[in-house]
Molecule: c-di-AMP riboswitch aptamer (ydaO/yuaA leader)
Organism: Chloroflexota bacterium
């Protein structure tokens, strides 16, 4: 000096997952974080008439959150699976919105427990966690900052 790992701060990304208030304890003041509690933004489930459906049975059952489905192939197999190539669908490119081009990425996982179509009133739950880096282009109308 560089790289890597870790920590803190700022900015940014996925996701509903953000904000506010009170209490506690820490040590004298003050105050951040943490723990507990409450509320709100936001998000999910159940649940009538009508409508839809034409069934019900442990059946390879059925259902829910989520973008995360489906197709073909190979290997295996009691069954479940593993892997490749695609794909419905989804996300990002640094002030945001709309449009276009280009580039990159995901296409999982978990839960309920025999049970749930839609669904007003009503009931109920969540309000986590994770990530990696200089940062493409054009058009439109804007916002903000500086001079």
């Nucleotide at each position: 000096g560089a790289a890597u790992a870790g920590g803190c701060c700022a900015g940014g990304c996925c996701u509903a997952g953000u904000u506010c208030c009170c209490u506690u304890g820490c040590c004298g003041u003050g105050g951040a974080a943490a723990a507990g509690g409450g509320a709100a933004a936001c998000g999910g489930g159940g649940g009538a008439c009508c409508c839809a459906g034409u069934u019900c049975u442990u059946g390879a059952g059925g259902g829910g959150u989520g973008a995360a489905u489906c197709u073909g192939g190979u290997c295996g197999c009691u069954g479940u699976g593993a892997c490749c190539a695609g794909u419905a669908g989804g996300c990002g490119a640094u002030c945001g919105c709309u449009u276009u081009c280009u580039c990159g990425c995901c296409g999982a996982a978990c839960c309920c427990g025999u049970c749930a179509g839609c669904u007003a009133a009503c009931c109920u739950c969540g309000g986590c966690g994770g990530c990696a880096c200089g940062a493409g282009a054009a058009a439109g109308a804007g916002a903000g900052u500086c001079u």